[in-house]
The RNA shown here (transfer RNA) has 73 nucleotides and comes from a Bacteroidales bacterium. The coordinates come from a structure-prediction model, not an experiment, and the mean pLDDT is 81. It matches the Rfam family "tRNA". Rfam describes the family as follows. Transfer RNA (tRNA) molecules are approximately 80 nucleotides in length.
RNA sequence: CGGGGUGUAGCGCAGUUGGUAGCGCGCUACGUUCGGGACGUAGAGGUCGCCAGUUCGAGCCUGGCCACUCCGA
Numbered sequence: 001c002g003g004g005g006u007g008u009a010g011c012g013c014a015g016u017u018g019g020u021a022g023c024g025c026g027c028u029a030c031g032u033u034c035g036g037g038a039c040g041u042a043g044a045g046g047u048c049g050c051c052a053g054u055u056c057g058a059g060c061c062u063g064g065c066c067a068c069u070c071c072g073a
Base pairs, nucleotide, nucleotide: 001072002071003070004069005068006067007066010025011024012023013022019056027043028042029041030040031039049065050064051063052062053061
């Protein structure tokens, strides 16, 4: 320098053909227990890497940029 992949909650990941963003673990409260763990119930937590564009509507499509990673030179 060229090409590919990845970027979504604290962590690991889904999200199909564009139509209200979810799962597991973790966290908080309550119940259970002498207490803890385990289990059960409820809840909090996201400007979907950044900036634009297309569209009535973008996590998803298009362009540029950034970070990580792989391959080639």